[in-house]
Context: one part of a larger RNA
Molecule: small-subunit ribosomal RNA, central domain
Organism: uncultured bacterium
Formats: sequence, structure tokens, C1' cells
RNA sequence: CUGGGCGUAAAGCGCGCGCAGGCGGUUCGAUAAGUUGGGGGUGAAAUCCCCGGGCUCAACCCGGGAAUGGCCUUCAAGACUGUCGAUCUUGAGGACGAGAGAGGUGAGUGGAAUUCCCAGUGUAGAGGUGAAAUUCGUAGAUAUUGGGAAGAACACCGGUGGCGAAGGCGGCUCACUGGCUCGUUUCUGACGCUGAGGCGCGGAAGCGUGGGGAGCAAACAGGAUUAGAUACCCUGGUAGUCCACGCUGUAAACGAUGAGUGCCAGGUGUUGGGAAGCUUAGCUUCUCGGCGCCGCAGCUAACGCCUUAAGCACUCCUCCUGGGGAGUACGGCCGCAAGGUUAAAACUC
Repeated sequence: CUGGGCGUAAAGCGCGCGCAGGCGGUUCGAUAAGUUGGGGGUGAAAUCCCCGGGCUCAACCCGGGAAUGGCCUUCAAGACUGUCGAUCUUGAGGACGAGAGAGGUGAGUGGAAUUCCCAGUGUAGAGGUGAAAUUCGUAGAUAUUGGGAAGAACACCGGUGGCGAAGGCGGCUCACUGGCUCGUUUCUGACGCUGAGGCGCGGAAGCGUGGGGAGCAAACAGGAUUAGAUACCCUGGUAGUCCACGCUGUAAACGAUGAGUGCCAGGUGUUGGGAAGCUUAGCUUCUCGGCGCCGCAGCUAACGCCUUAAGCACUCCUCCUGGGGAGUACGGCCGCAAGGUUAAAACUC
């Protein structure tokens, strides 16, 4: 390379936007680049292969044939692909009318709880554990009442619920803002899908500068436990956790399942719309979009998946090729650093 694969065996980039490229709906006409058929030219000889022949055989040599990825040219065909021109509305997008939502950003604001401070009541314990001790407390703690300060997070509602491309998003209000769904079939008329590079977003931890610091809490200290205990438990406690700006760019970034389109039994629940009917606080039926469960056919090594496919097909992209060495070394690129990314080999089983 061919071939085969990627839920769990090796393998789907964490996610998106998108240049190039690849692929691309309906009908008509033109063209003839691809395509198909015929003719012509070329594809040197030798070699290889086949059939014969010559040296006693063979090697070797001679004759003939075949073969030669192909390329050029000409004639014809016009289905399919391409190209050009036109056409259509079902793909895609827009308009109009409704709707749901923790989607995002900024500003403001609320109550509960916690800790601390002040004051009152009050007295000897409190706290903590398996049991204790370290610790706090007669300089008045714990408990309780009133007042004040601060920071962080938003109980109930809350859901197999909703939104977002993913990461993720949860008190309330306002402003700005992205996406989605349904309805009418009004407009454009293939404007589409994917996407190597590239660009952007990207939990937590970590880093830089400046703030903030209630609670929690790596490190650290002490108390226990234990043979030991650099742990699990307890008392403390600093970075950090929070905010602003900048960096890092990773994760079991998981549905361990790339994106798009079409097709292929049903049942049941839930969520957001719409329509019809009715015995109209609502119920029934139908329908479009999401989120779950069960399940036929089919698929699968099995587990399981099953209209939200891992089924049947097509298009495009990433990736895999025995285990260890190793996601390491070296080099390149990126980063302030930590490190990230790309990514071997010797050797060994």
C1' cells in the first nucleotide's frame, strides 16, 4: 500500500467556526473534459513468456508469435460525472406571528447560615472521639438575647426536568445579547454537507500583577491510633478557594459512541409548541421538536445497542496496526514557570 477496523479488545481530535480540498437535490438544452466503442500511430533491439529449430544434451544461439502500465491522434456515441445556459421547490436560508429556557455578559439587590466584634442574661464547663487528648474557658467560655461587620454560597421549588457546540449554567430584579422550537406556506432559488492546515472557546489545579479573605483547606504544627503511622480520626492552620486583568490548554474534557442526510415494528413516561373533537377546573385523538425507559427485526465476540442505533446505506474528516521501553528521549513549536504538543529507537517478552 491492499485489506480490515475505532461503546468495553489498539483506535472518535475536549468542543466549535471555517480557507483549500472532497462530495452534492429536480427538469430541459448545449458541450464533449472524464467515460464507452471503432480505426490509425507509437510503445527500438535484446531480455521475460509461448511454439519451433541449431550446436550429441544443457547453458548458449537462431526463427516466429505473444506480451508491453501506457501515450498520441482520429471517427462515433451522449446514459452517467464534469462544464456552460436555463428551470423548479422538496434541501438550505429569509420574512411574518407566537413560545419555553440555571444559554452568555454587566450592574444592582434579598434572606437563611457561618465566623468575628460590642452589649445584656448567666455559671463551670465547652468542644471533640470508638475512647481520648491537643484546644477554648473564672481575664467569664459554651448556651441565650439585642446590635454591628465581613466574605462566600444560594435551602425549599428541583424533576429519569430545562438551556448550551463542548467546558458548563441554579436566590431575585434590570439592561444588553447568542441560539432553539412551533405555526402560516409569504419570499430567495441549491445559496448545501464535511473540513487537512488555520482561528477561537475550553472544568479543576497551577502561574503573573493588584485586591479580598467568612467558611473550607494541600503544605505545616500538635493530639491520638499503631509494632511503626511521614496516613485514615481530632485540634489548629498557610497557599489556594473569591474579584479584576493576563497566562496555562490539560481531564475517566465519557454516551469511553466524530459530523451530516435518508430509510427501517411498536409500547410507555416526561418536557416545549400546534390542530381537531368533546360529557371544557380538563379529557381524548392527531401532529412537530427535545429528554428518558422497555422492546421487534437487524446488528454484536459477548455484554448489550435498537427511529437519540452499536440496524440498512451514502458523503467528508480524525485515528488504530502485539506487550514493555514510552506518551518517554532527541529535535522543532508553544509557555514566565510548571509543563504542553508533535514523537522515535536500541533493547526485551